[in-house]
RNA sequence: CCGUGCUAGGUGGGGCGCUAGGGGUGCCCUCCUUCCGAAACCCUCUUCAUGCGGAGCUGAAUUCCCUGCCUGAGGUCGCAAAGGUGACGGGUCUAGCGUCGGUUCGAUCGAUGUUGAAGAUGUGGUCCCGCGAUGGCGGAGCGCUGUGAAACGGGUCAGGUCCGGAAGGAAGCAGCCCUAAGCAGGUCGGUUCCGGGUAUUACGGGGUCACCACAUUGGAGUCGAGAGGCCGGUUGCGCUGCCACCCAAACGCCCAAGGGCAGGGUGCACGG
Numbered sequence: 001c002c003g004u005g006c007u008a009g010g011u012g013g014g015g016c017g018c019u020a021g022g023g024g025u026g027c028c029c030u031c032c033u034u035c036c037g038a039a040a041c042c043c044u045c046u047u048c049a050u051g052c053g054g055a056g057c058u059g060a061a062u063u064c065c066c067u068g069c070c071u072g073a074g075g076u077c078g079c080a081a082a083g084g085u086g087a088c089g090g091g092u093c094u095a096g097c098g099u100c101g102g103u104u105c106g107a108u109c110g111a112u113g114u115u116g117a118a119g120a121u122g123u124g125g126u127c128c129c130g131c132g133a134u135g136g137c138g139g140a141g142c143g144c145u146g147u148g149a150a151a152c153g154g155g156u157c158a159g160g161u162c163c164g165g166a167a168g169g170a171a172g173c174a175g176c177c178c179u180a181a182g183c184a185g186g187u188c189g190g191u192u193c194c195g196g197g198u199a200u201u202a203c204g205g206g207g208u209c210a211c212c213a214c215a216u217u218g219g220a221g222u223c224g225a226g227a228g229g230c231c232g233g234u235u236g237c238g239c240u241g242c243c244a245c246c247c248a249a250a251c252g253c254c255c256a257a258g259g260g261c262a263g264g265g266u267g268c269a270c271g272g
Stems, first nucleotide, its partner, number of pairs: 001272006009058003012030005020046005034055004064265008074255002077252002083246004088241003096237002098234006105228001108225005119217008127206004132201004137195006144185004153178004161170003
């Protein structure tokens, strides 16, 4: 140096999270890297912790191990622009929207008006007070209907009684009829009295110009709607201050897969 057979090693790595801590299962990134089994109130370990159990492949170097430099996906942390949601405040315009009010601003539309508008004047009414009338309502009484007297109410009074010689007469119980007081009913209608937060109305007085009616005067407008304009109010938005949460660009520190460059290290047996 060559060949054969072995062994150590390798057969992915990283960030976050979890943990007292290491590793794994978990999430994410990178990458294309043998297969199977269990693992979240979890599995396995203890600072030489960088997984556990089993089956394979590769294997001493391009491939395993170490060091340095460059690049670098991604990520933690820090700072934090912009944005979103919510709470609490502030404030009014020479930014805005909404909403409310006003307007001797108003395009336009409608109604009415020379069959006489606005305005002016007068009278009256709507209002108040006084005094009456009529009605209604309510109450009471009378009247109405029914009932209603052992005797002390009436009528008629059988029988019976009494008087009489008789004719006849008298009083009169029951019954029947009627009625007084009283009781009950009815609320229909009549009547009288009383009452009112009652209706209408006559008369007298007062008051007012808000409305209405009429008359006179007057001689051309008057009334309403109205997009919009203007003025004012209002914090409901928007605005603005601050806070909390969500999302998060850019930047910085750190970790860092992968890639690149350079350097170094690592066996055993047999045969030629």
Molecule: Bacterial large signal recognition particle RNA
Organism: Acidimicrobiia bacterium